RNA sequence: UAUUGACAAAGGCAAAUCCAUUGAAAAAUGGGGACGCAAAGCUAUAGGGGCUAAAGCGAUCGAAUCGCUAUGCUAGCCAGUUACCGAU
Numbered sequence: 001u002a003u004u005g006a007c008a009a010a011g012g013c014a015a016a017u018c019c020a021u022u023g024a025a026a027a028a029u030g031g032g033g034a035c036g037c038a039a040a041g042c043u044a045u046a047g048g049g050g051c052u053a054a055a056g057c058g059a060u061c062g063a064a065u066c067g068c069u070a071u072g073c074u075a076g077c078c079a080g081u082u083a084c085c086g087a088u
Base pairs, nucleotide, nucleotide: 002088003087004086005085012037013036017032018031019030020029021028022027035076041081042080043079047078048077049074050073051072056068057067058066059065
């Protein structure tokens, strides 16, 4: 440097769910909790995918309701990028 992840060592993260807070929601943060993870580290202005739809626009006489829409999210969907330990 390339490939790779063993019932190795030292460690790390934390799904569902519960409580609190924030939020229109998706979701996030903190505390419990572990389904899993060899990048479950970081990046949401490289890109694709997914979730939500407050505001806005449209339908409607109007409201309710429905549809469209990200500027809101998701890195534990793919991706990009950096890296510990070991093996070959």
Background
This is a predicted structure of an 88-nucleotide RNA (c-di-GMP-I riboswitch aptamer).